Context: one part of a larger RNA
C1' cells in the first nucleotide's frame, strides 16, 4: 500500500453520472392507518405502545391436582430482554410493461419474448398447413365450440377517412391470349406460313384497410388589437376523426407559465402553432405487480468534509 472486516466526535449525500458501495429498519402481540381501487387488494401502509426473569392468581382446552394457550397483580436485574442467530428502510409523483412467467450458456433479465383476451384469414376431413421424389407421417386416433396462419396483447373507454396504387377475393357480354386440334396456302411429301377454335392469366367490372399502405396547399375575413367560427382558390384515392401532445416521440429547444431549489439544460403539472403525434406497425387511461427507467422527500450512514485507529490475510524486510 492491498484484500477481507470491525469501530469512528461534529456535520449528514456537502460525494457521485446516480446514494454506488455501507448504513437504518427488522420476529411476535396490541393500538392504529389517508388516498386509490377491478372492493380482492395496496396494508406489516405511514405512526405509536409492549416483550426477560420470580411469586402468586384467573379463564379457556382438557378425564385429570399431566400438559397446553391466553391473560391479571405483585416483585427483580442490566445500558440493552425477538439481549446470540435470524430477520422489511419508509413515504411521494412520473414513464414503460396488466399480471406471475421466459430471454442473449460464459459483458444485456429488459419497456425485449410470452400471456389470457381481441381481431383477421385458411380449412368440411383423401381439409387446410407441416415433413419426404415416394411410400407415408405429424397435426390426429382430432372434425368448425376445431386445426393452422397472421397481427395485437389484462381490464375499461374506443378504434375515424380512403380501395387510386400493390395484394387478395368475387365477376366477366366483350378484348387479348400457346400448345394441341382443324381449315386454307405453299409444285407431291416434309418443313412453313395464314386463318379458326381457345386454358389459366391479364385488360375490363365489382369488393376488401384488425390486407400492404396513405390520411394537403396558398389567399382573404368580426367595429381597438389579436385571432378566424366563414369565404376564396388549386389540388387529392382521401385530406388525420377521438384521444394524446416539447413525448422513450419537439430539430428550434434550456419553448412560454406555475410547483419544487438559496441556485434546477432535472422532475411533476399546465399550456401546445405536433421539425416529424394517432388509432389492433393499435390511441388514451388504468388498481395490483416490477432485482425494470427518471424525479423528490423523511429516517439513518465514513460516500463525503477527512481522515485515524483495529482485526486477520497478502504484498514487503531479513533470515
Nucleotide at each position: 500500500c492491498c484484500a477481507a472486516g470491525g469501530c469512528a466526535a461534529g456535520g449528514g449525500a456537502a460525494c457521485u453520472a446516480g446514494g454506488c458501495a455501507a448504513c437504518u429498519u427488522a420476529g411476535c402481540c396490541c393500538c392504529g392507518u389517508u388516498g386509490c381501487u377491478u372492493c380482492g387488494g395496496c396494508u406489516u401502509a405511514a405512526g405509536g405502545g409492549g416483550u426477560g426473569c420470580c411469586u402468586g392468581c384467573u379463564u379457556u382446552c382438557g378425564a385429570g391436582u399431566a400438559g397446553a394457550a391466553a391473560g391479571c397483580a405483585g416483585g427483580u436485574c442490566g445500558c440493552a430482554g425477538u439481549g446470540a442467530c435470524a430477520a422489511g428502510g419508509g413515504g411521494a409523483g412520473u414513464c414503460c410493461g396488466a399480471c406471475u412467467g421466459u430471454u442473449u450458456a460464459c459483458c444485456a433479465a429488459a419497456a425485449a419474448c410470452a400471456c389470457a383476451g381481441g381481431u383477421c384469414a385458411u380449412c368440411g376431413c383423401a381439409a387446410a398447413g407441416c415433413a419426404g421424389u415416394a411410400a407415408u407421417g405429424c397435426u390426429u386416433a382430432g372434425u368448425a365450440c376445431g386445426a393452422u396462419g397472421g397481427c395485437c396483447g389484462a381490464c375499461g373507454c374506443c378504434u375515424g377517412c380512403u380501395c387510386a396504387c400493390u395484394g387478395c377475393c368475387g365477376g366477366u357480354a366483350c378484348g387479348u391470349g400457346a400448345a394441341a386440334a382443324c381449315c386454307u396456302c405453299u409444285u407431291c411429301c416434309a418443313a412453313g406460313a395464314g386463318g379458326u377454335c381457345u386454358a389459366a392469366g391479364c385488360g375490363c367490372c365489382g369488393g376488401u384497410a384488425a390486407a400492404g399502405a396513405g390520411c394537403g396547399g396558398g389567399g382573404g375575413u368580426a367595429a381597438c388589437u389579436c385571432u378566424g367560427a366563414c369565404c376564396c382558390u388549386c389540388u387529392u384515392a382521401a385530406g388525420g376523426u377521438a384521444g394524446c401532445g416539447u413525448a422513450a416521440u419537439a430539430c428550434c429547444u434550456c419553448g412560454c407559465c406555475g410547483c419544487u431549489u438559496a441556485a434546477u439544460u432535472g422532475g411533476c403539472g399546465g399550456c401546445u402553432u405536433g421539425c416529424a403525434u394517432g388509432a389492433a406497425g393499435g390511441g388514451c387511461g388504468u388498481a395490483a405487480c416490477g432485482a425494470g427507467a427518471c424525479u423528490c422527500c423523511c429516517g439513518g450512514u465514513g460516500u463525503c468534509c477527512c481522515u485515524g485507529c483495529c482485526u486477520u490475510g497478502g504484498a514487503c524486510c531479513u533470515g
The prediction has a mean pLDDT of 86. The part of an RNA shown here (large-subunit ribosomal RNA, domain IV) has 319 nucleotides and comes from a Candidatus Methanomethylicaceae archaeon. Rfam family: Archaeal large subunit ribosomal RNA. On this family, see Yusupov et al., Science 2001: "Crystal structure of the ribosome at 5.5 A resolution". The source organism's lineage runs through Archaea, Thermoproteati, Thermoproteota, Methanosuratincolia and Candidatus Methanomethylicaceae. RNAcentral holds the full RNA, with entries from ENA.